[in-house]
The prediction has a mean pLDDT of 82. This is a predicted structure of a 1517-nucleotide RNA (small-subunit ribosomal RNA) from an Oscillospiraceae bacterium. Its Rfam family is "Bacterial small subunit ribosomal RNA".

RNA sequence: AACUUUAUUAAGAGUUUGAUCCUGGCUCAGGACGAACGCUGGCGGCACGCUUAACACAUGCAAGUCGAACGGAGAUCAUUUGGAGCUUGCUUUGAAUGAUCUUAGUGGCGGACGGGUGAGUAACACGUGAGCAACCUACCUUUGAGAUUGGGAUAGCUUCUGGAAACGGAUGGUAAUACCGCAUAACGUUAUGGGACCGCAUGAUCUUAUAACCAAAGAUUUAUCGCUCAAAGAUGGGCUCGCGUCUGAUUAGGCAGUUGGCGGGGUAACGGCCCACCAAACCGACGAUCAGUAGCCGGACUGAGAGGUUGAACGGCCACAUUGGGACUGAGACACGGCCCAGACUCCUACGGGAGGCAGCAGUGGGGAAUAUUGCACAAUGGGCGGAAGCCUGAUGCAGCGAUGCCGCGUGGAGGAAGAAGGUUUUCGGAUUGUAAACUCCUGAUCUGAGGGACGAUAGUGACGGUACCUCAGGAGAAAGCUCCGGCUAACUACGUGCCAGCAGCCGCGGUAAUACGUAGGGAGCGAGCGUUGUCCGGAAUUACUGGGUGUAAAGGGUGCGCAGGCGGGACGACAAGUCAGAUGUGAAAUGUACGGGCUCAACCCGUGCCCUGCAUUUGAAACUGCCGUUCUUGAGUGAGGUAGAGGUAAGCGGAAUUCCUAGUGUAGCGGUGAAAUGCGUAGAUAUUAGGAGGAACAUCGGUGGCGAAGGCGGCUUACUGGGCCUUUACUGACGCUGAGGCACGAAAGCGUGGGGAGCAAACAGGAUUAGAUACCCUGGUAGUCCACGCUGUAAACGAUGAUGACUAGGUGUGGGGGGACUGAACCCUUCCGUGCCGCAGUUAACACAAUAAGUCAUCCACCUGGGGAGUACGGCCGCAAGGUUGAAACUCAAAGGAAUUGACGGGGGCCCGCACAAGCAGUGGAGUAUGUGGUUUAAUUCGAAGCAACGCGAAAAACCUUACCAGGUCUUGACAUGGGGAUGACCGUUCUGGAGACAGGACUUUCCUUCGGGACAUCCCACACAGGUGGUGCAUGGUUGUCGUCAGCUCGUGUCGUGAGAUGUUGGGUUAAGUCCCGCAACGAGCGCAACCCUUAUGAUUAGUUGCUACGCAAGAGCACUCUAAUCAGACUGCCGUUGACAAAACGGAGGAAGGUGGGGAUGACGUCAAAUCAUCAUGCCCCUUAUGACCUGGGCUACACACGUACUACAAUGGCAAUGAACAGAGGGAAGCAAUACAGUGAUGUGGAGCAAAUCCCUAAAAAUUGUCUCAGUUCAGAUUGCAGGCUGCAACCCGCCUGCAUGAAGUCGGAAUUGCUAGUAAUCGCGGAUCAGCAUGCCGCGGUGAAUACGUUCCCGGGCCUUGUACACACCGCCCGUCACACCAUGGGAGUCGGUAACACCCGAAGUCGGUAGCCCAACCGCAAGGAGGACGCCGCCGAAGGUGGGAUUGAUGACUGGGGUGAAGUCGUAACAAGGUAGCCGUAUCGGAAGGUGCGGCUGGAUCACCUCCUUU
Repeated sequence: AACUUUAUUAAGAGUUUGAUCCUGGCUCAGGACGAACGCUGGCGGCACGCUUAACACAUGCAAGUCGAACGGAGAUCAUUUGGAGCUUGCUUUGAAUGAUCUUAGUGGCGGACGGGUGAGUAACACGUGAGCAACCUACCUUUGAGAUUGGGAUAGCUUCUGGAAACGGAUGGUAAUACCGCAUAACGUUAUGGGACCGCAUGAUCUUAUAACCAAAGAUUUAUCGCUCAAAGAUGGGCUCGCGUCUGAUUAGGCAGUUGGCGGGGUAACGGCCCACCAAACCGACGAUCAGUAGCCGGACUGAGAGGUUGAACGGCCACAUUGGGACUGAGACACGGCCCAGACUCCUACGGGAGGCAGCAGUGGGGAAUAUUGCACAAUGGGCGGAAGCCUGAUGCAGCGAUGCCGCGUGGAGGAAGAAGGUUUUCGGAUUGUAAACUCCUGAUCUGAGGGACGAUAGUGACGGUACCUCAGGAGAAAGCUCCGGCUAACUACGUGCCAGCAGCCGCGGUAAUACGUAGGGAGCGAGCGUUGUCCGGAAUUACUGGGUGUAAAGGGUGCGCAGGCGGGACGACAAGUCAGAUGUGAAAUGUACGGGCUCAACCCGUGCCCUGCAUUUGAAACUGCCGUUCUUGAGUGAGGUAGAGGUAAGCGGAAUUCCUAGUGUAGCGGUGAAAUGCGUAGAUAUUAGGAGGAACAUCGGUGGCGAAGGCGGCUUACUGGGCCUUUACUGACGCUGAGGCACGAAAGCGUGGGGAGCAAACAGGAUUAGAUACCCUGGUAGUCCACGCUGUAAACGAUGAUGACUAGGUGUGGGGGGACUGAACCCUUCCGUGCCGCAGUUAACACAAUAAGUCAUCCACCUGGGGAGUACGGCCGCAAGGUUGAAACUCAAAGGAAUUGACGGGGGCCCGCACAAGCAGUGGAGUAUGUGGUUUAAUUCGAAGCAACGCGAAAAACCUUACCAGGUCUUGACAUGGGGAUGACCGUUCUGGAGACAGGACUUUCCUUCGGGACAUCCCACACAGGUGGUGCAUGGUUGUCGUCAGCUCGUGUCGUGAGAUGUUGGGUUAAGUCCCGCAACGAGCGCAACCCUUAUGAUUAGUUGCUACGCAAGAGCACUCUAAUCAGACUGCCGUUGACAAAACGGAGGAAGGUGGGGAUGACGUCAAAUCAUCAUGCCCCUUAUGACCUGGGCUACACACGUACUACAAUGGCAAUGAACAGAGGGAAGCAAUACAGUGAUGUGGAGCAAAUCCCUAAAAAUUGUCUCAGUUCAGAUUGCAGGCUGCAACCCGCCUGCAUGAAGUCGGAAUUGCUAGUAAUCGCGGAUCAGCAUGCCGCGGUGAAUACGUUCCCGGGCCUUGUACACACCGCCCGUCACACCAUGGGAGUCGGUAACACCCGAAGUCGGUAGCCCAACCGCAAGGAGGACGCCGCCGAAGGUGGGAUUGAUGACUGGGGUGAAGUCGUAACAAGGUAGCCGUAUCGGAAGGUGCGGCUGGAUCACCUCCUUU
C1' cells in the first nucleotide's frame, strides 16, 4: 500500500567480451512424488504399496438364502400297531400318526448391489445449469379397494435306457405362494362425443356420457407375514438441451438414412431409432471431416497471483469383464464369478465329444528399475435372504511384509586439562582433533523381566489382543550414518597422480608444488536417514490476460484494391443483449481454511463457521458499449473555379554519337597495356572528306527538383487517360478506418512464339599475368539487352521503419497553390500541401529518432520466440521449365548476436621525426690469414647464446692447471663444513723406496696452557647424522642483463560527462629535440619520464705551487710572471636589437662573446613488451645421484676438417714500396715475484749487467704518418700466405698445441656479382701509442692522442617510431581471423527397385447365434366344442438384418533395403585464399551461366563501402 470475513502477499545467481551495456538461450539454488537405485539402518503412530503385459493363470475362497410357499427323501424321538426272537419285558424288524433336525428338487427373493480395472471412448462420455406437456421405478412409506370359483400339468421320485464324460432320452405317478380359465372392478386402459380451465406451442388438467378390456395365494406357533388393483410419496434410473472440455490445416471440403417432411413400425419414453414414399437438403475457416493422443470430475502438486502440470490413494459419474456378435430372464442387464454363436488360447477324452475365463481376495509364471500374506474374524460398520433364530459376505474390521511417505522419540545427562596417548600438520616453537576421551556422579523415554489391564459393547457377542496403557525391578548397557568442502554454495590442508587415472549440474579442473582427480586429517550440512536418477511446477516477464516485442539484436507482408471480420464522429429519445447492484436456487461429501475438541504431543481424527471466485432464475439501474428511431456537419464524398508535373498508353517526328557500306585523299602503321601480346593493316588499315544504311539511347537543362500505391518514370509533337494540390462552401449526411482469405500490379535475370540486332556483353576462344589463374587486364564474341503477345512473381522489392486518425518547442532551405501589402515584378508577412537538414522535451541497449517520430495515445492487419541443421527434406498448391510458395524433424553447440569502449592491425588517410631514404665518403660480399658459429667427424671434440636484440658472444688469455668432456688408474663420512667416541702428540717440514701419478711404506725432526684431574689445538681411526653435484627445470624463482628506446611517452587525485566499459585532463591552433612552451578549452592540479642538477671538455679569474716551469750566462740557490697541475668561482639566459608571429610561445637574422640557441661528449633508460637471456657468476624451491651424476691423478680433447656463414686483419700498390736523415711534435696509462736506463755482446730475437724508481721526480718511451733520395706500372723493389733450415724467450713441460728472430721460399690477390654496412665534424677516413687478462701467448676488447675531409636539393619512395582520425568478423591482437572441395572415422536423417507388418474405411462373396416377419410341414395338457375340429402355441422351413471369415483395389502409418544425396561432429591432413582493413578486383541481394573448390562473370538493385575531389544543404560568425 492493496484486498479480504479472515488467512495472506512476489529475492536471485553462473555462463558470450580484453572490458561494457543490451538481446538471448543454457544451467543452478526451492517444492512435490504410488517412485527406483547406492550406502546406511534403533523404536512407535498414521497412511500408502504392479505406474510395465486389458499378458497367461495351478490351488483355495469371493452370492447366497428362505422348510413360516411345495411335494418328497433321510436321521432321531414319541404314540399306536403287525411280525420274529426269546430271558415275558426286553431286543429286533415293518406299518401308521405326530414332533424335532437336515435339504437334492419345484417355487420366491437376491445373483443389475458390493468388489476390480481404465482397454476403448474427443462423445451429451464427463462437469455445470436447465427441461421431459415424451418416460419407467422391485423392495420401502401413505391412502383407497379387494382376494370369488375352477382346471390341467410338471420337476423331484420309480422303472427302462444312451453316453468315456459332460449330459441326457423314454415311461409311470405327484405338490405348490409354479401355470391357466371364469367371476367381480375403477379415481385404471382404449375408442368416440360434450363442457370448464390452463399453457408460447405440440397439448395438459378436471368433469361428464357411451362402449369394450384387465386381478389375486396363501403360510402359520393366531401374534402376524404375505397376495391383487389403483393413486401418491420416496429412492434409483432413462431421454433432451445451453455452456465448457487436448494436438495437428504438411487433414479443406464432408455427408445417401445423409437433412427435413408425410405415414407407419418399434420403445418405458421422444426421435431416421427402423421402414415406404416425397423434397434436396445438412455440417464447415467461430475449423466440419480425417489423423494422433486421452477415461472425465471433486481434487492433487506448484505458483504472490493469473496460470501451468496432473487425475495414484479417498469420493461422484462413465466404460469394460479372454476377443467380437446376440438376445433371454427380469422392476432393473443386453448381465465380471448367467445363456447362445463365432475366433484365439488352455485342459480332459474311449476321438464320437466335452470343459474353461482372477481387470474379485490371496497366490504363480512372465514382463520390468520396481510394488506385499495362498493370514485372522464376521466382534464392529454395511449388504443379501429370512417372521425370527440365523446363514452367507476376500465388502469390511484387523494382523503380516516394505524407512515407500508424513509425524513423534531415542542412541544418554552433568562434571572433567596432565589440554593424556594416538592421528594430522608444522616455520619444529607449536597448532588441531578437544571436554572430545579416560575418570567421577546421575537418569531410565527405548530395552529385558514381573504384575495389573482397557475403550471399541446401551442385554449377549472381541478377530485385533494379554494389544494400547499403568506400576515395579534390572541395566549406559543393544542403537549413526550419508553427502559435500574451486565459484554459484555453508565448509581447507597434507600426500599420491602428472591432459594419465579420473571429476563434472553450468562455468570448467588434471600437462610435477591440483583447496576441482584418489586417500587421509580437519571442517560444513542434513540426520534414521543421506545422496543419485527420473518426472512436474517454480525461478522463466523464456508465449508476456495480469505481463514482451518487430530501424540496426529473431521479427513489417514488395505494393495496392477489397468480401468476411474487428473497430468507429456530434445531439436527443426508447429498449435492456453486454455491464453493475440486490434476492433466490444450486455449487454432494471429503479436501482447503479459521476457531474449538480427541489420541501424552504431532502426523491423524472429529465438530462448527467460511470458502467453493461458477451456473441458472428473478427484481432493479441506464452512465458506457450495443440495438432501434429522429436529427447535425466537423470525418468522408460530390459540384464549381484554378493549377504543377520524366504519372500511364498509342502513333508520328528529330538531331548528336558509335558501327557498317560505297567513293575520294593519303601511307605504314593502327590498336591496346603497368608493360606487352593476341587482333586489324601494302588485297591500302588507322586518319580525313562526302554520300548512304541500320539499330539503340536521348548529353547540356538536371536540382537531397517533380510525378506515381509500389516496381518505376527523362528528346519533341499529337490523341486518349489516371491521380494530386489550392480556392469556394452549393450538395449528400458517417456514406468511415483497417483488412485474414481473394483479386490486381510488380526491377533485373529467365522461359515460349514471331520479329529485330548498331553498341554493349554472361558463355566461349585467343593473348597476357601467375607457382597455378577455369579470375581481375587486353583482343574478339553468342545468347541476351530492343519490339509485339504470353508466362514467371522474385531482389539489400530498404526509410532494413505496415496502414489510418489525434496531440506534443523551435529554426532554416527547397517545389506547387492561395491570401495580405504594393500601381506592379521582386522583397516582406501569413496559410495549405509536398520534400530536406539542424535541434528541445520525450524515447532508446546504445547508435540514433525527434510534427515526414523510433515521442504520447487509439483501431486493425502482418510477423518474432537461442545458434546450426534449413528456408533444407517430405507433402500440398502454382509454373512450360528454371523454380516459387507453404514449411518440419532427428542430431548438434553453449553460445550465436546488437550497439558502444580500449587497444592492436590495414597492400586506409593526415601531420611529424630518425644516417630511414636521398646527396656523399669509406667499406663488407671476391683473395690469403685470424677468430666465432653451423655442419661433419670423434673415445671426447664440455656447456650455454639463435632474426634485428646468437656468431673476435659468456672467454679481461684452453700447452699442464683452468676443465665442466673422454680413456685409464684410484677413494667412499669422502677434496670441503659441523657434531660424537677412541688413539696419538703432533701438524708442518726435510728425505728414501715403489709407481705414470694419485697413492702406499719408511727415516729424521717435533706443541701450548694447567689448580696435574685435565683442557686447547692438530692428525689418524670408527659409527652416524651429513657433505658434495658446472646433474634437470630460466616455462617454479630472486638478482642481473638485452631490446623497443634517450623513443616522448605512461599515469593518478578531485571534478565533470556517460546506465556502463570508459571519456575528459593527454584532444584542438601554433611551437619544440621533447606531453618543450604558449593560447584556447569542463576541467583544475599532481606524479614517473623530458629538461636541469653530476662528470668531462672549450674561455677567463682567484688561490696554491713539488717532482712542474724559468723573464736570473751555467750550477746551486731563488722566484711563481708564463706553461702546467687542481681546487673554488665567473661565463650562455633567446639576456640585447631587428623582422615574422596572435599582443603569446617561438622562429629567423644580427651584435657582443672563448663559446649561441640542449656549445661538444658522458653518466642517467618512465609505465611496460618479448613465459627475451642466464639454475655454468651468485642465490634459490622442487626433482634426481649417493662405493657415484661426488672426489683425486696421468694422458688426451675443447686447436679435428670435404664444406657453409658472420666478424676482423693484411693486401692488390706510385696519395705507394724501399732506403736515408740521431728531423720535430702527443695524449693517456702501467711499474716491486715489477718497470728497468747508461754500458757491453749478438745481423736479430735476446743476453750480460744493474743506475734509478712504490713514481708530475726513475723506467716502459722509440710515437707514426712527416721530409729527402730511389723504384716507374710489372704479379713488380707490390703483396706477404705457405714451407725449409738455424736460433731466442717463457715455463716441471712448447709433439699434439705458444710467441718472437735471422736466412731462404714467395701462394692467392690487379679493387671484388646479386646484395649489403657505417658515418653529418674534430665526425668519416688514416696513423701510431697504452692498458686489462697474463709465466708465456692479440689481427680481439677497452682507452689515448696525431693528420683530417666530402655531402645533405629535399621527404615522393624503403625501414623504424610518435600523434590524430577512419574501418575491422582481430583481443594468443595480421605470424590474427577465416571459407569451400577432397581424404579418414563416427552419428542421425532424406531418396530408393522394392520387401515385411499395422490401422481405419469401402465394394463384393459367404453367412453362425439371434430378434423380427412370413409359412402351416409336423406336434401339442389347460380355452371353446358332445365329437370332428377350432383358437392359440412349440418345433421345422423361408425371408430381412447380421459377427467372425474370404476376395479386391485404393488410403494411411511403421519397420527394413543394394545403392545414393546432402548434413553434423572429430583430431590432425590435402588443395587453394573467397570473406573480415579499400582484405589487396569494395562487399552484399535477386537471377542466369561457367568453373577442382572456395568462387568468377553478365544484368538490375542496395550501402550494411574505405579514400579523394566536386555540387547541394545545414551549423557558427